[in-house]
Molecule: c-di-GMP-I riboswitch aptamer
Organism: Bacillota bacterium
RNA sequence: GACCGACAAAGGCAAACCUGUCGAAAGGCAGGGACGCAAAGCCAUGGGUCUAAGGCUGUAAUCAGCUAUGAUCGCCAGGCUGCCGAA
Numbered sequence: 001g002a003c004c005g006a007c008a009a010a011g012g013c014a015a016a017c018c019u020g021u022c023g024a025a026a027g028g029c030a031g032g033g034a035c036g037c038a039a040a041g042c043c044a045u046g047g048g049u050c051u052a053a054g055g056c057u058g059u060a061a062u063c064a065g066c067u068a069u070g071a072u073c074g075c076c077a078g079g080c081u082g083c084c085g086a087a
Base pairs, nucleotide, nucleotide: 004085005084012037013036017032018031019030020029021028022027035074041080042079043078045077046076047075048072049071050070054067055066056065057064058063
């Protein structure tokens, strides 16, 4: 240094839920709060999943269906970067 990940050390992040806020929604952001996480740090590149404003189709109408350009990195894979140093 690399691989790897300890009943090590210093720390870090923060699920559900609640409050406020943005958004059509999914969901995001802030505060509280901890289920957990060795990348639960970052990136939407591939796949999966979620939503359907807008668009298209059907209907007399109500409505229904399809569709990301939206979202999810704490779904998986991939890329980039990082703390520590036992076996």